[in-house]
RNA sequence: CAGGCCGAGGGGCGCUGCAACGGGGGUUCACCCCGCCACGCUCGGACCGGAACCACACCGACCAAGGGCGCCUCCGAGAU
Numbered sequence: 001c002a003g004g005c006c007g008a009g010g011g012g013c014g015c016u017g018c019a020a021c022g023g024g025g026g027u028u029c030a031c032c033c034c035g036c037c038a039c040g041c042u043c044g045g046a047c048c049g050g051a052a053c054c055a056c057a058c059c060g061a062c063c064a065a066g067g068g069c070g071c072c073u074c075c076g077a078g079a080u
Stems, first nucleotide, its partner, number of pairs: 001049001003047001005045005010073006018040001021035005039066001
C1' cells in the first nucleotide's frame, strides 16, 4: 500500500432518491420501466499479499472529521 472480514463514529421515525444490485423490456448496445436503496464515507483491528526498513520502531500521553430534507430523543457544555 491492496483485499475481503470484524469493530467504531449516541439512538430513532418519516420522505425523496444517484450509483450499485435484482426483475422486466429493448435493435439484447445505448437506454427505458419496476423494486430496493441516505455508512456506498472516514478511522481502527487482526489476517493475508506486496514493497521498504532498524527507526516513521518501542514506551507514555492526548485525540478525529464528514454523511440530502424534516422531526424526535440521549449525553456534555454554554446562554436566557
Predicted 3D model of an 80-nucleotide RNA (SAH (S-adenosyl-L-homocysteine) riboswitch aptamer) from Nucisporomicrobium flavum. Its Rfam family is "SAH (S-adenosyl-L-homocysteine) riboswitch aptamer". For this family Rfam cites "Riboswitches that sense S-adenosylhomocysteine and activate genes involved in coenzyme recycling" (Wang et al., Mol Cell, 2008). Its mean pLDDT, the model's own confidence on a scale to 100, is 78.